[in-house]
Lysine riboswitch aptamer, 172 nucleotides, folded computationally. The coordinates come from a structure-prediction model, not an experiment, and the mean pLDDT is 76. Its Rfam family is "Lysine riboswitch aptamer". From the family's description: Riboswitches are metabolite binding domains within certain messenger RNAs that serve as precision sensors for their corresponding targets. Allosteric rearrangement of mRNA structure is mediated by ligand binding, and this results in modulation of gene expression.
RNA sequence: UCGCUGAACAGAGGCGCGGUUUUCAUCAGUACCGCCCGGCAAGGCCAGACAGCCGCCGGUCGCGAAAGGGAACGCCGCCGAAGCGUUUGGGGAGUGUCUGAUCCCCUCUCGCUGGGCCGUCGGAGAAUAUCCGCCGGACUGUCACAAGUAUUUGUGGAGCGCUGUCAUGGCC
Numbered sequence: 001u002c003g004c005u006g007a008a009c010a011g012a013g014g015c016g017c018g019g020u021u022u023u024c025a026u027c028a029g030u031a032c033c034g035c036c037c038g039g040c041a042a043g044g045c046c047a048g049a050c051a052g053c054c055g056c057c058g059g060u061c062g063c064g065a066a067a068g069g070g071a072a073c074g075c076c077g078c079c080g081a082a083g084c085g086u087u088u089g090g091g092g093a094g095u096g097u098c099u100g101a102u103c104c105c106c107u108c109u110c111g112c113u114g115g116g117c118c119g120u121c122g123g124a125g126a127a128u129a130u131c132c133g134c135c136g137g138a139c140u141g142u143c144a145c146a147a148g149u150a151u152u153u154g155u156g157g158a159g160c161g162c163u164g165u166c167a168u169g170g171c172c
Base pairs, nucleotide, nucleotide: 003171004170005169008165009164010163011162014079016078017077018076019075020074022072023071024070033062034061036059037058038057039056040055043054044053045052046100047099048098049097050096051095082113083112084111085110089106090105091104092103093102114140115139117137118136119135121133122132123131124130142157143156144155145154146153147152
C1' cells in the first nucleotide's frame, strides 16, 4: 500500500413506512328512545354456579346517533421504516363474585418479509370501501457474477443487505 473483518457515525430507495388534528363519506334512516297496534309466556343480560336486573317479539309513525373500519389535505416521527405469525407477563371490556372462553391495549421471546403496484385465491370487515396473508406478474432500489466499447442485458441474493466518512483495533 492492497485485501478481509469487528465497532462507531452519516446516508439512499419512492405511488416508501407508521402515528395523528381537521374535514368528508360510509356505517344508517340502522341502534337507542317515544306514541299507538298486534302476538306470545319462554326467555334475555358471552358460558357454568350463585345473586341481581329486565317482560319478550313484530309492525306503523316520530326523533335519530356512536364506535370500529376508510378517504383527502396538512402535521409529526421515520428508512426493519413497518407488517404478519408466535411466545411471556400485566391491564381493560361485556350487571356483580369465582372459574373459563372471546376481544382490545401495553410488554416480552423467536421466526418470516428489500419496496410499492396489479391480479387469482383465502381470511378480517356491514361493505362493491379498506386491511392482512400465500402464490403469480411486470416494475423499482441495491449487491455479486457473466456478456458488451457503451447506454445496457442476463442470472442469482437479501435489509443480519447496500453506499459513504473519520480515526482506530485485529488478521493476511